This is a predicted structure of a 272-nucleotide RNA (Bacterial large signal recognition particle RNA) from an Acidimicrobiia bacterium.
[in-house]
RNA sequence: CCGUGCUAGGUGGGGCGCUAGGGGUGCCCUCCCUCCGAAAACCUCUUCAUGCGGAGCUGAACUCCCCGCCUGAGGGUGUGAAGGUCUCGGGUCGAGCAUUGGUUUGUACGACGUUGAAGGAUGGGUCCCGGAGCGGCGGAGCGCUGCGAAUCGGGUCAGGUCCGGAAGGAAGCAGCCCUAAGUGGUUUGCUCCGGGUGCUGCGGGGUAGCCCGUCUGGAGUCGUACGGCCGGUGAACGCCGAGUCGGACACGCUCGACGGCGGGGUGCACGG
Numbered sequence: 001c002c003g004u005g006c007u008a009g010g011u012g013g014g015g016c017g018c019u020a021g022g023g024g025u026g027c028c029c030u031c032c033c034u035c036c037g038a039a040a041a042c043c044u045c046u047u048c049a050u051g052c053g054g055a056g057c058u059g060a061a062c063u064c065c066c067c068g069c070c071u072g073a074g075g076g077u078g079u080g081a082a083g084g085u086c087u088c089g090g091g092u093c094g095a096g097c098a099u100u101g102g103u104u105u106g107u108a109c110g111a112c113g114u115u116g117a118a119g120g121a122u123g124g125g126u127c128c129c130g131g132a133g134c135g136g137c138g139g140a141g142c143g144c145u146g147c148g149a150a151u152c153g154g155g156u157c158a159g160g161u162c163c164g165g166a167a168g169g170a171a172g173c174a175g176c177c178c179u180a181a182g183u184g185g186u187u188u189g190c191u192c193c194g195g196g197u198g199c200u201g202c203g204g205g206g207u208a209g210c211c212c213g214u215c216u217g218g219a220g221u222c223g224u225a226c227g228g229c230c231g232g233u234g235a236a237c238g239c240c241g242a243g244u245c246g247g248a249c250a251c252g253c254u255c256g257a258c259g260g261c262g263g264g265g266u267g268c269a270c271g272g
Base pairs, nucleotide, nucleotide: 001272002271003270004269005268006267009058010057011056012030013029014028015027016026020046021045022044023043024042034055035054036053037052064265065264066263067262068261069260070259074255075254076253077252078251079250080249084245086243087242088241089240090239093238094237097234098233099232100231101230102229103228106226107225108224109223110222111221112220119216120215121214122213123212124211125210126209127205128204129203130202132200133199134198135197137194138193139192140191141190142189143186144185145184146183147182153178154177155176156175161170162169163168
């Protein structure tokens, strides 16, 4: 140096989490790295802790072990932080929403208007005071009228009674008629009184609005709906303040898979 057979070793690694701590099961990254079994109130260990039980493969080097450098997925952590979530409060600057007032600019529809709109001037009314006339209403009286007296009102008084010789006379009940006091009616009559009473004249005052007339004027006016504009109010949003949750991204620290480079280390037996 070559060959054969073995052995140690290897047969994935890392971050987070868990734990007093080391591993594993768990989650994630790397990316393909033998298989089976159990493992979260868990499994197995103790700083030489970097899993446990079993079956295979590989095997002293590209492959196992150690060190250094580069690159670097991904994780952890600190600081800052765009944008965002939620809560409370404020405010009316902005855009909108609801509601409401004004204005009269626009559109639509309707009505009125050259047989003359709006506007202007003027007279009158509506209002107040005084007074008058006519009416209405209410009341009173008169008038008219109904009823209205067992007897103590009237008239007429049958019958009957009384006086008388008679003729005749007297009083008089019932009935009928009438009337008094009184009590009703009065659509129609007359007089008087009263009023938050109606109408029409008269005198005075007042006149904002409305109504009517006349004159002027020369084309609009009014209503409804929807818009415009200017305000009020309300609830929310943007906004402002405070708090809360969460956080792309940046920087620092830290662990670090995969990959690359360099250096070092590690056997036994037999035969040639």

Background: Its Rfam family is "Bacterial large signal recognition particle RNA". The family's RNA type in Rfam is non-coding RNA gene. Its Rfam clan is "SRP clan". Rfam's curators write: The signal recognition particle (SRP) is a universally conserved ribonucleoprotein involved in the co-translational targeting of proteins to membranes. The source organism's lineage runs through Bacteria, Bacillati, Actinomycetota and Acidimicrobiia. A source record names the gene ffs.